[in-house]
Molecule: Bacterial RNase P class A
Organism: Candidatus Zymogenus saltonus
This record gives sequence, C1' cells and structure tokens, in this order.
RNA sequence: GGAGCGGGCAAGGCGGUCGCCGGCGGAUUGCAACAGAUCCGCGGGAGGAAAGUCCGAGCUCCAUAGGGCGAAGGUGCUGGGUAACACCCAGUGGGGGCAACCCCAAGGAAAGUGCCGCAGAAAAUAUACCGCCGUGAAACAUUGUUUCCCGGUAAGGGUGAAAAGGCGAGGUAAGAGCUCACCGCGGUCCGGGCGACCGGACCGGCACGGUAAACCCCACCUGGAGCAAGACCAAAUAGGGAGGCUUUGGCCGGCCCGGCUCGCCUCCGGGUAGGUCGCUUGAGGCCGCGGGCAACCGCGGUCGUAGAUGAAUGAUCGCCGCCCCCGACCUUGCGUCGGGGGAACAGAACUCGGCUUACUGCCCGCUCCGGUU
Repeated sequence: GGAGCGGGCAAGGCGGUCGCCGGCGGAUUGCAACAGAUCCGCGGGAGGAAAGUCCGAGCUCCAUAGGGCGAAGGUGCUGGGUAACACCCAGUGGGGGCAACCCCAAGGAAAGUGCCGCAGAAAAUAUACCGCCGUGAAACAUUGUUUCCCGGUAAGGGUGAAAAGGCGAGGUAAGAGCUCACCGCGGUCCGGGCGACCGGACCGGCACGGUAAACCCCACCUGGAGCAAGACCAAAUAGGGAGGCUUUGGCCGGCCCGGCUCGCCUCCGGGUAGGUCGCUUGAGGCCGCGGGCAACCGCGGUCGUAGAUGAAUGAUCGCCGCCCCCGACCUUGCGUCGGGGGAACAGAACUCGGCUUACUGCCCGCUCCGGUU
C1' cells in the first nucleotide's frame, strides 16, 4: 500500500428571528366560581432504526370449574440467561474460507408407509452394457487371433446427485471382506465432561444408499381478538317506552261510554356526533461496587425525558466543527490561508424485549498478500 474479518461510537454544536404541539403560572374578558377565548412568561418536544409488523410479553375485553385424551399449529444438539421467546451467551458436532472469522430447522431413516425424474445393465428382495477370466465349438492362421454358446466375476470403463463400505497388500483362472493392516460403520466396556460429546480398548467381515422445510414417530409449548382493545360522560334530530292533557282533529259508532290513531306536555332508557380516561414511571436510563468466561444478575446512588388524533416536533440567518473540490504561500507538513460545494436512511401513535430490513461518517483490534528499510 492492497484485499478482507470482527467490534465500538456519533447521527453536528451554540446563538438570533418567525412559527407549531402539549404542560405550568399570570393578566384581561367572564355578576362570583368553573369552563372557554385572547395575550404574556417559563421550561419540554422523535430514532438507531421511530420502519417491516416477523416472533415473545405486559395491559384490556370475550371464552373458560379442574384434570385427561385427541385435533390443529409451532419448536427441535447441550448447558446457561430471561417475565418470555423462534432472542442472547458459552460450548458440542457438521460445513465454508489460506487465515482473521463466518454459516447451520442440528431429534428419529433397525416403528411403518411413500418417493428417488433424466441418464444408466441396475436406484434397494440388487444387477451385468462394455470389459476381465475359464471350458467348449467354428473359421483363419499355426499354438495365437477373431466369432459364437455356456459359466465365473464386480477389480477396470461408462451413467448418475447417489452404484451396495474406502484404500493398500495377499490371494485367484479372473476376481471378490475371500484373508489381513489402516480408516469408516455397528456392538460391549473403560476413562474424561453437568451435558451435547470426546478419547481409548476389545469384538463383529459389514448387516442398514438417500430423502422427515414427504407422510409419520418421539419430546416440549400453545384459548381468541386487539388501544379502532376497553371504561365513562353525553347533545341536536329521528325513533322506542311510561304517564298526563283536550269544550276542539280523524276512524269504529245513530249518540254516550269505550277503543285506535294523531297533536301537545313531562319523565325514562338505548345508540350516534362530540368529549374525557386508557396515555405514558417502564421487565426504565445513567454511575459506582460486587458476582459470573459471557449473556446477565444483586446492592447502593442518581435522573425526570413527547403524548398528538385531518395527527405538532418546522423554516431561516450568523459563527464554529466535519468531509470533498479548486487556488495561493513556504516551512513540503496528517501545514496555513482564501473561495465553492456537501452532510445519508428516515418521522413516535398503548407500552416493553428481540429479530430483520434501510443508511452516512469516524475510531479500535485482528488476518492474508505485496513493497521498502
């Protein structure tokens, strides 16, 4: 200098002017008080992801005696952390990378069922296309070559993602766990570890290909809907119920009584508009000490920090800081001065813990390669 890996921090600062949201205080208005309106003052006002809404919870309502079985869905190496998790930490095993380091839904394929396209002889009760080997026959040639039949074989070739343990030696007509060593696999035992697992000894000639993000089996977990949850206050108009009124409406009726309807008045209750609460102090942040490899936990101290709902958190100016470009100077430096430009992703909506995705700059540590001294 180049390429890469892991981690951390920040997300411009100060001031002026004009606004927005909500809080507190004051003044004016308001007969008094409350509410409201207007004005003034004080202090507060987005994020590391506020996002996606993918997991786990709090909270609310609905359902539900308790327990068991089943269905459906989810999780799936071990130990720990946590309110909980599919998250985090520390490990184990496997995979990738020269390495730093990264990735893995990682239980069971000897419970059962299914599937394995194309190619290939054969894809799971193994099989035989080429080849290799042997006997026999025929032909040519002269003890070999070719062809055919039968048999042996699975070393070699070929197909495939995968070919019935691998590799070497012995052995054989050629071969073959046929035999042996090593590796793999299975079983038993011993040692280490809480455990996943690791190491070793002995035995077995090998039996059991792959696939469970195929059905399935095993273990564990799980009621549903979501702040538009839900609780309260409550108009106008229309409609409902109860009571009352009329010498006077309409209908039934010849008339009265009575009934129905309509009108008016009073009261009641439900819902809507609207308003209030839920609403922000919560598994909180920071600091110190202690425990733990760590995630995290315990104790003590300290801090007050948005709560909108057609939805505020903005605009502009100045100075300083950061990055880039251009120019000048000399002291050639990670220099000084001047000018110009730039600053990402993004916007709370009940609240937390995670994950994932988007994105700007700086710093630290580490690995590999190259160059110089």